A computed fold for a 473-nucleotide part of an RNA from Micavibrio sp., annotated as small-subunit ribosomal RNA, 5' domain. Model confidence (mean pLDDT): 88 of 100.
Context: one part of a larger RNA
RNA sequence: GAACGAACGCUGGCGGCAGGCCUAACACAUGCAAGUCGAACGGACUCUUCGGAGUUAGUGGCGCACGGGUGAGUAACACGUGGGAAUGUACCCCUUGGUAAGGAAUAAUAUCUGGAAACGGAUACUAAUACCUUAUAAUGACUACGGUCCAAAGAUUUAUCGCCAAGGGAUCAGCCCGCGUCUGAUUAGGUAGUUGGUGGGGUAAUGGCCUACCAAGCCUACGAUCAGUAGGGGGUCUGAGAGGAUGAUCCCCCACACUGGAACUGAGACACGGUCCAGACUCCUACGGGAGGCAGCAGUGAGGAAUAUUGCACAAUGGAGGAAACUCUGAUGCAGCCAUGCCGCGUGAGUGAAGAAGGCCUUAGGGUUGUAAAGCUCUUUCAAUAGUGAAGAUAAUGACGGUAGCUAUAGAAGAAGCUCCGGCUAAAUUCGUGCCAGCAGCCGCGGUAAUACGAAUGGAGCAAGCGUUGUUC
Repeated sequence: GAACGAACGCUGGCGGCAGGCCUAACACAUGCAAGUCGAACGGACUCUUCGGAGUUAGUGGCGCACGGGUGAGUAACACGUGGGAAUGUACCCCUUGGUAAGGAAUAAUAUCUGGAAACGGAUACUAAUACCUUAUAAUGACUACGGUCCAAAGAUUUAUCGCCAAGGGAUCAGCCCGCGUCUGAUUAGGUAGUUGGUGGGGUAAUGGCCUACCAAGCCUACGAUCAGUAGGGGGUCUGAGAGGAUGAUCCCCCACACUGGAACUGAGACACGGUCCAGACUCCUACGGGAGGCAGCAGUGAGGAAUAUUGCACAAUGGAGGAAACUCUGAUGCAGCCAUGCCGCGUGAGUGAAGAAGGCCUUAGGGUUGUAAAGCUCUUUCAAUAGUGAAGAUAAUGACGGUAGCUAUAGAAGAAGCUCCGGCUAAAUUCGUGCCAGCAGCCGCGGUAAUACGAAUGGAGCAAGCGUUGUUC
């Protein structure tokens, strides 16, 4: 000098754009953040012009693995980059073929009943795109090449939407490898599923991934192992560059969801607002037993130098479901708070010497504040008041918002501070104080004439900011 997710002190007019718990991955009251489909299904209820219309607890389907948060863990194929083969992929697109015949249940519901509650139990009844048989079976799968095996679901407004098998695509994901990837040797040896092979198991798939047997390997001063620290990258800051530091906001990837473990469902999870077990904590209890998880958006307490509203709307963009109308969406779009930052604008312009008054200094002549003020002549940006009033979205639909903008009105009117003035370093005098009180980034000032302390006047610099502190280059 530059920079900052900054903080503190003094001060503070407006707008645009951005940013806003860096600390306790500490604990959380309350509300909301994932539903939707009646064109899959049987009921119940409401209305009825008796034609029908509507609401919905339950069964069923799809979604809840996305979106949103955090950075604890992780020194690792986690990430970055470039390759690879032994894989899967719901919804979507293209293509081929099919969609036949039956059956048994069950929730809801009704009755009885247990429990304080959470939540159940028994009996009876019923539907389906829920479940199960049978048929059909290749271009699919397996094969001892003889053959064997595998499916479906209907709905209604009659035109569509579905359903099943197979092939291809797209997308997404899993796996393997080369190279790169912090510090410490005051960490030198580490390793028995360890390294490799064979058979088997397991997986969508390769593989000690697992297992039985066999061999004795494998890594390491080109730093193994151990310890410490840390999410990685695009980027960001600085610098002429090389480099150094860093990883807030935005984008990509990873990991996590009270702590630890486990699987279930599913195309996909070992699942933030799912399940089970254990633990700590909090809450309810009739003491028998139960409930919970803000590192989602707001908000509270705590910690801290320090970081915002328990706001509006689905109008736009996007997402889930639905044939659609539409519903949901704290994603998102907006608004609120904060000079936290960057950028822009304003706080007036011209004229005006009796160089007014007052202040300060003075050699008492004067000098300076100073064209500064007053006065005169103008202007009205911004703000204010009144009117009008968008684009963003159009066939219709606007949260923002009567917002931005435009027009009119009045009047210089409503709008300047902060730090510094010994040298470095731009800017000096007087008074007070008297090694005191104090200053200070370094050198150093102060012990009676202090340009260095305090005040005043004057001056210098920056300016809605200025200075200090912290951190990086």